[in-house]
The prediction has a mean pLDDT of 82.
Transfer RNA from a Nanobdellota archaeon, 74 nucleotides, folded computationally.
Rfam family: tRNA. By type it is a transfer RNA.
NCBI's taxonomy places the organism under Archaea, Nanobdellati, Nanobdellota.
The same sequence occurs in records of 2 taxa.
The sequence is in RNAcentral, with records from ENA and MGnify.
Order: sequence, then structure tokens, then C1' cells
RNA sequence: GGACCUGUGGUGUAGUCUGGAUAGCAUACCACCCUGCGGAGGUGGAGACCGGGGUUCAAAUCCCCGCAGGUCCA
Repeated sequence: GGACCUGUGGUGUAGUCUGGAUAGCAUACCACCCUGCGGAGGUGGAGACCGGGGUUCAAAUCCCCGCAGGUCCA
């Protein structure tokens, strides 16, 4: 220098191909309940689409340019 892959709450991950309804699940965290006690169980709550631009009625999803990490080639 070139090609490809990945990026979603604190952490891990689904959804992306084929655009659409409040972005789901697990775990962690907070409050309450339960309990002899709570680190078990139950109920509720806060928290995320790497950045910018474009297309579209509508973008986590499609397109472009970047950023970060990884693999391969030179």
C1' cells in the first nucleotide's frame, strides 16, 4: 500500500442478508417484596445501535467517507 471481517446498555449477544410497529435476551446494577438472614426466589426500574454524510415516507439494517480492533497479501 491492497483485500476482507468485526463494532449494539457495565459485560456478552440476537436483529442487518430481505429497511417498517416501543431495538429483544442473558448477566450485572438500583428499589421493593419475600426470608431467621440473603449471595436464593419474585416484581418493577434506569441504561445501547462507533462517528459524519447520503438515499427513503421510514435506516441498527442500504450507499459513501472516516475512526478503532482483527485476519490475510504485498